[in-house]
The prediction has a mean pLDDT of 89. A computed fold for a 346-nucleotide part of an RNA from an uncultured Bacteroidales bacterium, annotated as small-subunit ribosomal RNA, central domain. Its Rfam family is "Bacterial small subunit ribosomal RNA".
Context: one part of a larger RNA
RNA sequence: UUGGGCGUAAAGGGCAUGUAGGCGGUUCUGAAAGCUUGGUGUGAAAUUCCGGGGCUCAACUCCGGAACUGCAUUGAGAACUGCAGGACUAGAAUUACUGAAGGGUAGCUAGAAUUCCAAGUGUAGGGGUGAAAUCUGUAGAUAUUUGGAAGAAUACCAAUGGCGAAGGCAAGCUACUGGCAGAUAAUUGACGCUGAGGUGCGAAGGUGCGGGGAGCAAACAGGAUUAGAUACCCUGGUAGUCCGCACAGUAAACGAUGUACACUAGGUGUUUGACCAAGAGGUUGGGUGCCAAAGCAAACGUGAUAAGUGUACCGCCUGGGAAGUAUGCCCGCAAGGGUGAAACUC
Numbered sequence: 001u002u003g004g005g006c007g008u009a010a011a012g013g014g015c016a017u018g019u020a021g022g023c024g025g026u027u028c029u030g031a032a033a034g035c036u037u038g039g040u041g042u043g044a045a046a047u048u049c050c051g052g053g054g055c056u057c058a059a060c061u062c063c064g065g066a067a068c069u070g071c072a073u074u075g076a077g078a079a080c081u082g083c084a085g086g087a088c089u090a091g092a093a094u095u096a097c098u099g100a101a102g103g104g105u106a107g108c109u110a111g112a113a114u115u116c117c118a119a120g121u122g123u124a125g126g127g128g129u130g131a132a133a134u135c136u137g138u139a140g141a142u143a144u145u146u147g148g149a150a151g152a153a154u155a156c157c158a159a160u161g162g163c164g165a166a167g168g169c170a171a172g173c174u175a176c177u178g179g180c181a182g183a184u185a186a187u188u189g190a191c192g193c194u195g196a197g198g199u200g201c202g203a204a205g206g207u208g209c210g211g212g213g214a215g216c217a218a219a220c221a222g223g224a225u226u227a228g229a230u231a232c233c234c235u236g237g238u239a240g241u242c243c244g245c246a247c248a249g250u251a252a253a254c255g256a257u258g259u260a261c262a263c264u265a266g267g268u269g270u271u272u273g274a275c276c277a278a279g280a281g282g283u284u285g286g287g288u289g290c291c292a293a294a295g296c297a298a299a300c301g302u303g304a305u306a307a308g309u310g311u312a313c314c315g316c317c318u319g320g321g322a323a324g325u326a327u328g329c330c331c332g333c334a335a336g337g338g339u340g341a342a343a344c345u346c
Base pairs, nucleotide, nucleotide: 004317005316006315007300008299012314014201015200016199017198021194022193023192025088026087027086028085029084030083033081034080035077036076037075038074039073040072041071042070048066049065050064051063052062053061054060091191092188093187094186095185096184097182098181099180103177104176105175106174107173108172109171110154114150115149116148117147118146119145120144121143125136126135162169163168206247207246208245209244210243211242215241216240220236221235222234223233258313259312260311261310262309263308266291267290268289269288270287271286272285273284274283275282276281295302296301319346320345321344328339329338330337331336
């Protein structure tokens, strides 16, 4: 390589969009590139295979036949693939109607809580812990009442619940905006699927500039603990956490399960539509859970939301360590990221 694989053994790209490419619904006609089937030419000889002959046999060698699976050219065929033209509506899309939602962006508003400030009441403690101490308080704290300021987050509702491609999204209102589902009708007429590169989005932490800073809190300081304690516990506390703009581009970015389509027993919840029904309930779509038949699986498990049965396309794997390291290249302000070996060793 052929082959075999990717939930947990090595292996699904973090997610999407989309270029090239690959693949592609029903039907008619045409031409005949692929395809099928003939003819002709060529396919040197040797070699190979089959049948004979000659060296005592064999290797070797001679003769005859086949073969040389190929190429070119010229006829024929038209099922399939491709090509050209026409038609269709079951895929896909558009419009009209209805519906649900923490989808996104911007602005405005609200009430608890926390801390701080001012004032009143009031007096000796408060705080913290396993126990303490650092800390705080007679310069009046803690507690309580009133008023004010600031920033951040939105209890209950709340849920195997909803939305989003993923990351993710939760107080309320308004504006702008994206997607989704259902029933019916009309329209377009294969316009589709996947997608190497490319491009965009992408938690937390981090970086640059400018703001902001209540609480929390890496680093740091002190108090404890301890043999020690660069920790766990306590008192403080700066980056950061928050906002705007820009960069960064990684995560156990997980369902450790790529995307799309078709088919294959049931049962039971929940969410959101439609239909029938007086109601109980039933039927039928789209999501989201649990249990389980067949099947699959090394087992665990999975089981119409497949890891079953198939198809199309992409990504990835090939013993452990060395190593996601070195080197080169690309990206980045840096931190670092992407790509990514070998010697050696077991």